Description: This is a predicted structure of a 72-nucleotide RNA (transfer RNA) from a Ktedonobacteraceae bacterium. It matches the Rfam family "tRNA". The family's RNA type in Rfam is transfer RNA. The sequence is in RNAcentral, with records from ENA.
RNA sequence: GCCGGUGUAGCUCAGUGGUAGAGCACUUGUUUCGUAAAUAAGUGGCCGCGAGUUCAAUCCUCGCCACCGGCU
Numbered sequence: 001g002c003c004g005g006u007g008u009a010g011c012u013c014a015g016u017g018g019u020a021g022a023g024c025a026c027u028u029g030u031u032u033c034g035u036a037a038a039u040a041a042g043u044g045g046c047c048g049c050g051a052g053u054u055c056a057a058u059c060c061u062c063g064c065c066a067c068c069g070g071c072u
Base pairs, nucleotide, nucleotide: 001071002070003069004068005067006066007065010024011023012022013021018055026042027041028040029039030038048064049063050062051061052060
């Protein structure tokens, strides 16, 4: 330099053109003499940044950024 992939909650990951979910973590309650465990409830993200298409974009298109892999 060229090609491809990934980017979504604190972490690991789903998701699909119609205003986003799971597990773990965190908070609170119950339980216990207390802690842990168990159990119930809850908080938390407008989806890497910008532009475009569309009535509507996390999803499609383009550019940029970061990371990973391959080729030279």